Context: one part of a larger RNA
RNA sequence: CGUCAUCACUUGAAAAGAUUCUUCCCUAGUACGAGAGGACCGGGAAGAGCGAACCUCUGGUCUAUCAGCUGUCACUGCCAAGUGCAUUGCUGAGUAGCUAUGUCCGUUCGGGAUAACCGCUGAAAGCAUCUAAGCGGGAAGCCUACUUUGAGAUAAGGUGGUCAUAAAUCUAGUGGUAGACUACCACUUUGAUAGGCUCUAGGUGUAAGCACAGUAAUGUGUUCAGCCGAGGAGUACUAAUGAUUUUUGGU
Numbered sequence: 001c002g003u004c005a006u007c008a009c010u011u012g013a014a015a016a017g018a019u020u021c022u023u024c025c026c027u028a029g030u031a032c033g034a035g036a037g038g039a040c041c042g043g044g045a046a047g048a049g050c051g052a053a054c055c056u057c058u059g060g061u062c063u064a065u066c067a068g069c070u071g072u073c074a075c076u077g078c079c080a081a082g083u084g085c086a087u088u089g090c091u092g093a094g095u096a097g098c099u100a101u102g103u104c105c106g107u108u109c110g111g112g113a114u115a116a117c118c119g120c121u122g123a124a125a126g127c128a129u130c131u132a133a134g135c136g137g138g139a140a141g142c143c144u145a146c147u148u149u150g151a152g153a154u155a156a157g158g159u160g161g162u163c164a165u166a167a168a169u170c171u172a173g174u175g176g177u178a179g180a181c182u183a184c185c186a187c188u189u190u191g192a193u194a195g196g197c198u199c200u201a202g203g204u205g206u207a208a209g210c211a212c213a214g215u216a217a218u219g220u221g222u223u224c225a226g227c228c229g230a231g232g233a234g235u236a237c238u239a240a241u242g243a244u245u246u247u248u249g250g251u
Base pairs, nucleotide, nucleotide: 001152005162006161007160008159009158010157014149015148016147017146020048021047022046023045024044025043026042032037049107050106051105053103054102058100059099060098061097065093066092067091068090069089070086071085072084074083075082076081110144111143112142117137118136119135120134172188173187174186175185176184193239194238195237196235197234198233199232200231202228203227204226209222210221211220212219213218
């Protein structure tokens, strides 16, 4: 830009992806074979590879967080307790998130037309012949089937809602299941969208102060404490505004 009043839901032309392989068990030590050996057909199980999703478990990471430790003639007047800096100062853990080596799922059944090949009927050619007319079987391959995209499929499709007391949308704002920007999605007081606050799954691991014991370092009690809490729940406190006037237009 087209299709196109506008919104929602769809049909499916077409396209993309996937459609892989092995071992074992049963049938059966059967058919076959002198023996050695050893099946077709059919049924079942396990796994490898590849792919997708997810984070309950097992782990990794986690510069949110918690704890321990060192230095500083630094700062909070001093002690104590903290703050800054030192690669996140170093170390030990670690929720959410992200993630694989973890979990789970898929790689299915079926149908159709065929290849090589195997046939039926059957002449040319009184026989024979799968072929010349005609009719079948037959593959991990082909077309479907499965998953996804999909009306710029310019033959631009279909159905439904609304269309003047409009409907719908954009802009703006709070945000994230989204994200480079845009877009998308949730919400905008008829409100739980984000922050705050209250609680909590969970993390760290028993705070400070005080008391007691000890000369002291330190230990014990208060104390499974204190702090945090990206997840969950609740709550309008804050922000997603409220009111008035003027002008213009429609009915």
Notes:
Large-subunit ribosomal RNA, domain VI from a bacterium, 251 nucleotides, folded computationally. The coordinates come from a structure-prediction model, not an experiment, and the mean pLDDT is 83. It was read from a public genome assembly.